[in-house]
Context: one part of a larger RNA
RNA sequence: ACCUGGUCAAGGAACUCGGCAAAAUAGCUCCGUAACUUCGGGAUAAGGAGUGCCCCCUUCUGGGGGGUCGCAGUGAAAUGGCCCAUCCGACUGUUUAGCAAAAACACAGCAUUGUGCUAAGGCGUAAGCCGACGUAUACGAUGUGACACGUGACCAAUGCCAAAAGAUUAAGGUAAGGUGUUAGCCCUCGUGGCGAAGCUCUGAGCCCAAGUCCUGGUGAAUGUCGGCCGUAACUAUAACGGUCCUAAGGUAGCGAAAUUCCUUGUCGGGUAAGUUCCGACCUGCACGAAUCGUGCAACGAGAUGGGCGCUGUCUCGACCAGGAGCUCA
Repeated sequence: ACCUGGUCAAGGAACUCGGCAAAAUAGCUCCGUAACUUCGGGAUAAGGAGUGCCCCCUUCUGGGGGGUCGCAGUGAAAUGGCCCAUCCGACUGUUUAGCAAAAACACAGCAUUGUGCUAAGGCGUAAGCCGACGUAUACGAUGUGACACGUGACCAAUGCCAAAAGAUUAAGGUAAGGUGUUAGCCCUCGUGGCGAAGCUCUGAGCCCAAGUCCUGGUGAAUGUCGGCCGUAACUAUAACGGUCCUAAGGUAGCGAAAUUCCUUGUCGGGUAAGUUCCGACCUGCACGAAUCGUGCAACGAGAUGGGCGCUGUCUCGACCAGGAGCUCA
């Protein structure tokens, strides 16, 4: 020097990415307790006081009075630090057995869709089974995720649903005709012509399903939600106008955001000093409404900023106890 534990003058986060670690808080009784709120909470909020032992009076888990150098609440131990603001997820739960416990998953609630029972759906080659000894207040699938207020436009593309008039359309069916073969027939008798039935190889046309085209619907289906130019009596800006394109051009709300490149945007707050933080602005590179939007008490956190208390984190180190290790015997 290392490991574990303990103590420290003065200061008290100056340490550091960051109070990491440590310190601090802590039981019981009494007093007292804010914003906000879904009226349940928040709350042990916060913040205070008392507490040992001895004696006396009251007979009682207690109260009162007195005493006791100083200090001291108890205890062998177990035993909340608190406050302010903000992001995310409502909550209790679940998860990467062995680097991640979270803002991820689930969740109650909401919505869409399928399914009339031999249900839909699923497992299995099958038998059979689950669904369910259930029956639409049921079961399956999908999305969203308490609650509050909301959930805009577009059906052109893709998907799904419906309708069945027309167009297209396979195998198959039917089948005119044709090819090959030859009993037979004809003649000029050949290496000729014709050619029934059967068999064979083909075969126009006609009949014909779903699908597709076509028609309509459908967004809490997959998804999408513009550009340029001009204009007001300072300037600036543009309520307004013009024009092009589109299926329709982003509504409410929010916004440098878990989303903002430029960017440490600008202004305000906090600090002596603030790339973080909080409140605004809106110029949204590239928010936006169940791939939900915006809020929100309570709860939680592996997201943050600030403050009080507290401390060997530090200024700046020192010492003590035990251990490991090393050396000698």
This is a predicted structure of a 329-nucleotide part of an RNA (large-subunit ribosomal RNA, domain IV) from a marine metagenome. The prediction has a mean pLDDT of 81. RNAcentral holds the full RNA, with entries from SILVA.